[in-house]
RNA sequence: AAGCGACAAGGGCAAAUUCAGCGAAAGUUGGGGACGCAAAGCAUAGAAUCUAAGGUUUGCAGAAUUUAGUAAACUAUGAUAGUCAAGCUACCAUU
Numbered sequence: 001a002a003g004c005g006a007c008a009a010g011g012g013c014a015a016a017u018u019c020a021g022c023g024a025a026a027g028u029u030g031g032g033g034a035c036g037c038a039a040a041g042c043a044u045a046g047a048a049u050c051u052a053a054g055g056u057u058u059g060c061a062g063a064a065u066u067u068a069g070u071a072a073a074c075u076a077u078g079a080u081a082g083u084c085a086a087g088c089u090a091c092c093a094u095u
Base pairs, nucleotide, nucleotide: 002095003094005092012037013036017032018031019030020029021028022027035082041088042087046084047083048080049079050078054075055074056073057072058071059070060069
């Protein structure tokens, strides 16, 4: 310097869930808690997935006009890095 994770050593993170908060929701922050993880470290997110506040369309009901109600569909500007891939960085052992 490059690979690699069998044996160790020092350790690290923290699923479900729970309490408090934020959010329309998906989800997220902090405390408890450990299912697991050799990158379950980072990141202005490539793909995929999730949500639909707002917006658009349609139906229903009402209707003189106008305004509004309700249901469905579509939609990311929202979310997920412990969904996958790519990128960057990294302890120790070992080749």